Context: one part of a larger RNA
């Protein structure tokens, strides 16, 4: 020094931090949603018209005429209402954890003439016409449930054709110019493919191609990157070609064949250990140890495999297989996965709240308003860690009492108390009260500060005193009882045990014990 931990103590405040073990198992709640400016229907509340049945009420020639208000079917519109479903865009980002992995994982420097990039920027150019369903929905039915089955309507920025377009693909050709090589770049010909979509409040905001741009990713290479030789030989898709296939994209990345290579004392395999890095911790340095916390990078998600959607996953809160455990069943089947924030049990020397808020930064939907957001900003806990502050100052010899020791004279504790004077930080107690928010909006919060009045009051301990090493006396105790980092005390005057009384250190801490230097 410490992500500590144990003893004895404990007043306050900022800032930080805080499951190091069981990648153990998981009750409950929340953690990813959002768009009616894409869509169709349904319910709701309001309207618009008409009908029906009742019918206040007025006239009345007692025959009948008038028709207001609720109500009910249809209907028109309107709704920043609702919640299912089509669509659409995020769930690939943000949190978390270190099991795995000695490896192009990392890190550092390079290449990609071998790639891809949704959203966002700039440029061109474009958006014609059409078709076929399907979920909602009703209807019938299956099933404990979970979730189906079949018939029947219906829209779309959902699906599918067609039409049109370029050196955008794809094949085939010519020139020019460059490159370390395969080869690239520009021009230019023949022929053949492939596109679009509305919505609206008329400001807009989407839509298709194709170029270039940021951004983010993918692949390769040289370098470096721990312990064992009581591991000395490995290795058949192994090395390497050719030809297909796959891929953004190269590649034995995968098939078929053909070679018989390839790797190693410059430590190959094989075993063990282990996430890597900026950093951190020591040290004058080199150099040692580390990799919590923050930030970059990998990898994982109960365990193992897989693909599917998509720009991007082989996907923590998606979907299938098998496994393992748990739960529900009507015994036919079904559900789940905290290494997301709380919180539980278990392990363990040990690690916090089933807390408030989207105010502020960011994300993600949306034209917006907004919505969602356990990310985050706050609070709560814990001396766990630094920093800061306070337990009082001044005066005060009758050297007071008490204690302790004494040669019984004293001497110590000691200006230490009391006693006078004073001050008022912090805590209490009362008014006042931000900044962070751009016009509105503040969880923190009556919070921080500020100011006033009271009142010394509410606030000190823990280790050590043989030498190392700062500090000595006295009694008990007698190789007992203990004591101890080394050395060593202790067997009748123990400065080394206990216990007092003094003294020394640190100080809201002290000490001890583990690791490291």
């Nucleotide at each position: 020094a410490u992500g500590a931990a144990c003893g004895c103590u404990g007043g306050c405040g900022g800032c930080g931090u805080g499951c190091u073990u069981a990648a153990c198992a998981c009750a409950u709640g929340c953690a990813a949603g959002u768009c009616g400016a894409a869509c169709g229907a349904a319910g709701c509340a309001c309207u618009u018209a008409a009908g029906a049945a009742c019918g206040a009420u007025u006239c009345u020639u007692c025959g009948g005429a008038u028709g207001a208000a609720g109500u009910c079917u249809u209907u028109u519109g309107u709704g920043a209402c609702u919640g299912a479903g089509u669509g659409g865009c995020g769930g690939a980002c943000g949190g978390g954890u270190g099991a795995g992995u000695a490896a192009c994982g990392c890190g550092u420097g390079g290449g990609u003439a071998a790639c891809c990039u949704g959203c966002c920027u700039c440029a061109c150019a474009c958006a014609g016409g059409g078709g076929g369903a399907u979920a909602a929905c009703a209807g019938u039915u299956g099933g404990a449930a979970a979730c189906g089955a079949c018939c029947g309507c219906u829209a779309a920025u959902a699906c599918c054709g067609c039409a049109u377009a370029a050196c955008c693909c794809g094949c085939u050709g010519g020139u020019a110019u460059c490159g370390c090589a395969u080869g690239a770049u520009a021009c230019u010909g023949a022929c053949g493919g492939a596109a679009a979509a509305g919505a609206u409040u008329u400001a807009u905001c989407g839509g298709u191609g194709u170029g270039a741009g940021a951004u983010g990713g993918a692949c390769c290479c040289g370098c470096g990157u721990c312990u064992g030789a009581u591991u000395a030989g490995c290795c058949a898709g192994u090395u390497g070609g050719c030809a297909g296939g796959g891929u953004a994209a190269c590649g034995g990345c995968c098939u078929a064949c053909c070679a018989a290579a390839g790797c190693g004392a410059c430590g190959a395999u094989c075993a063990g250990u282990a996430g890597c890095c900026g950093g951190c911790c020591u040290g004058a340095g080199a150099g040692g140890g580390u990799g919590a916390a923050c930030g970059g990078c990998c990898a994982c998600a109960u365990u193992g495999g897989g693909a599917c959607u998509g720009a991007g996953a082989c996907a923590c809160g998606g979907c299938c297989c098998a496994a393992a455990c748990u739960c529900c069943u009507a015994c036919g089947g079904g559900a789940g996965g905290c290494a997301g924030c709380a919180g539980u049990g278990g392990g363990g020397a040990a690690u916090a709240u089933u807390g408030c808020a989207c105010a502020a930064u960011g994300g993600g939907g949306g034209a917006a308003a907004c919505c969602c957001u356990g990310a985050u900003g706050c609070a709560g806990c814990g001396a766990c860690g630094c920093c800061g502050c306070g337990u009082g100052a001044g005066u005060g010899a009758a050297g007071a009492a008490g204690u302790a020791u004494u040669u019984c004279g004293g001497u110590a504790u000691g200006u230490a108390a009391a006693g006078c004077u004073c001050u008022a930080u912090c805590a209490g107690c009362a008014g006042g009260g931000a900044a962070g928010a751009a016009a509105a909006u503040g969880a923190c919060g009556g919070u921080a500060c500020c100011u006033g009045a009271c009142c010394a009051a509410g606030a000190a301990g823990c280790c050590c005193c043989g030498g190392c090493u700062a500090a000595c006396u006295a009694c008990g105790u007698g190789c007992c009882a203990g004591c101890a980092g080394c050395c060593g005390c202790g067997g009748u005057a123990a400065u080394a045990c206990g216990u007092a009384g003094g003294g020394g250190g640190c100080a809201a801490g002290c000490g001890u014990u583990a690791u490291c230097c």